A computed fold for a 350-nucleotide part of an RNA from an uncultured bacterium, annotated as small-subunit ribosomal RNA, central domain.
Context: one part of a larger RNA
RNA sequence: CUGGGCGUAAAGGGAGCGUAGGCGGUCUUUUAAGUUGGAUGUGAAAUACCCGGGCUUAACUUGGGGGGUGCAUUCAAAACUGGGGGACUAGAGUACAGGAGAGGGAAGCGGAAUUCCUAGUGUAGCGGUGAAAUGCGUAGAUAUUAGGAGGAACACCAGUGGCGAAGGCGGCUUUCUGGACUGACACUGACGCUGAGGCUCGAAAGCGUGGGGAGCAAACAGGAUUAGAUACCUUGGUAGUCCACGCUGUAAACGAUGAAUACUAGGUGUAGGGGGUAUCAACUCCCUCUGUGCCGCAGCAAACGCAAUAAGUAUUCCGCCUGGGGAGUACGGCCGCAAGGUUGAAACUC
Repeated sequence: CUGGGCGUAAAGGGAGCGUAGGCGGUCUUUUAAGUUGGAUGUGAAAUACCCGGGCUUAACUUGGGGGGUGCAUUCAAAACUGGGGGACUAGAGUACAGGAGAGGGAAGCGGAAUUCCUAGUGUAGCGGUGAAAUGCGUAGAUAUUAGGAGGAACACCAGUGGCGAAGGCGGCUUUCUGGACUGACACUGACGCUGAGGCUCGAAAGCGUGGGGAGCAAACAGGAUUAGAUACCUUGGUAGUCCACGCUGUAAACGAUGAAUACUAGGUGUAGGGGGUAUCAACUCCCUCUGUGCCGCAGCAAACGCAAUAAGUAUUCCGCCUGGGGAGUACGGCCGCAAGGUUGAAACUC
């Protein structure tokens, strides 16, 4: 390269926006670049192929014939792809009317609990464990009552419930703000899909500067356990966890399943809308759109299983894989304050 693949065997980029590129709805007209057909020229000889001849045959040699992807010129065709013109509304978008939501940013407020401080009551224990001890306590602890301080997190509601592109988001109120959904069909008229590079976002831990520090808690110290115990258990405890600004850019960043579109039996739950039936009204029942679960047919699959939220049937675009180890290592480049990240081999070995 031709292939075959990517849920679990190697393999989907952590996620989005978007450049180049690739691909792209219906009707009509034109063009003739791609495409198709014809003609002419060229496509040397030798070789190769077919039919013959000559050396006894063969190899060898020789005569004749046929074919030749392609290239150039020219004539023609106009279905499809491309280019130009015109039109359309089913894709996409805008406006309108609605209801839902832990979507995001900022500010303010609230109650429960832990800890600490002050004061009262009160007296000998408390705490902890498998059992203990370290620890705290007659300088009055634990318990209990009242007041105060401060930080962090928001019980119940809570739900294979909701929202977000992913990471993720949960007390209440105000304010600013993004997106999705439904209904009508007013408007634009293919404006679309994907997306190498690029840009932005991106849990936790970590780093820088400055704050904050209740609880928890790497490191560390002590007590136990044990043959030992640099652990599990326990008493303490510093970074950190919290806030602001900046950096880092990784995760089993998982649905281990890229994005988009179309099609392909059903059943049942749930969330947000709409319509109909019914009714005084609320229920009920039926239909429908969007999301989120379970079961299941065809089909697929090595099996497990997937099954309209596909791992089915197809198309487009991107990423990635090609035996195990060596190794996500070395070297070099780029990025970073560092930690390190990213790109990413080979020898050798089985």
Model confidence (mean pLDDT): 88 of 100.
Rfam family: Bacterial small subunit ribosomal RNA.